[in-house]
């Protein structure tokens, strides 16, 4: 150097605007943000996390429950023209989307969540 085992560490941004109204950061107008890999640099091309739904179920417990954990499922959105080997990633035009749960209908508040997690960086061990 490489593969392998372990530890630490980091690891999601964004409205104090305006109108309407009894009441709206939710509705209309404006504004604004973009998780991780992979590929010519990506919210909208693959492909992964969460988030939601089901099922199973250790422990604990008098039960009851499904909280951890494990399976499966769901999982949103972009054309065009240029420029180049290359580019739905750049550059210019115009669009366009965003879990659950609570509230006057929410990507932007408030809550589960001091939680999860893709992955990323460091280190240590011992092998070749």
């Nucleotide at each position: 150097a490489u593969a392998a085992u372990u530890c630490u560490u980091u690891g999601a941004g964004g409205g104090u605007a305006g109108g309407u109204g009894a009441a709206a950061u939710u509705c209309c107008u404006c504004a604004c943000c973009g998780g991780u890999g992979g590929u010519a640099u990506a919210g909208c091309c693959c492909a992964c996390a969460a988030a939601c739904g089901c099922c199973g179920c250790a422990a604990a417990u008098c039960u009851u429950u499904a909280u951890a954990c494990g399976g499966c499922g769901c999982c949103g959105a972009g054309c065009a023209a240029g420029c180049g080997a290359a580019a739905u990633u750049c550059u210019u035009g115009c669009g366009c989307c965003g879990a659950c749960g609570g509230u006057a209908c929410a990507g932007u508040c408030c809550g589960g969540a001091u939680a999860g997690g893709a992955a990323a960086a460091g280190g240590a061990u011992g092998a070749u």
The RNA shown here (FMN riboswitch aptamer (RFN element)) has 128 nucleotides.
The model forms 100% of the base pairs in the Rfam consensus.
It was read from a public genome assembly, where an Rfam model found it.
The coordinates come from a structure-prediction model, not an experiment, and the mean pLDDT is 79.